Molecule: transfer RNA
Organism: Baekduia sp.
RNA sequence: GGGGCGGUAGCUCAGCCGGUAGAGCACGGGCUUGAAAGACCCGAGGUCGCGCGUUCGAUUCGCGUCCGCCCCA
Numbered sequence: 001g002g003g004g005c006g007g008u009a010g011c012u013c014a015g016c017c018g019g020u021a022g023a024g025c026a027c028g029g030g031c032u033u034g035a036a037a038g039a040c041c042c043g044a045g046g047u048c049g050c051g052c053g054u055u056c057g058a059u060u061c062g063c064g065u066c067c068g069c070c071c072c073a
Base pairs, nucleotide, nucleotide: 001072002071003070004069005068006067007066010025011024012023013022019056027043028042029041030040049065050064051063052062053061
């Protein structure tokens, strides 16, 4: 230098044909207990790496760019 895959909640990840984002763990509250852990119920938490474009509408499509891993040279 060329190519492939990935970047989404604090962490690990889903969401592959475009319709306004979810799970588990962690965190807060409730319930239970003599107290606690666990179980159960509820809740909070995200400019979807960044910018631009296409579209009525983009996490999803196109272009550029940054970071990580791998392959080729």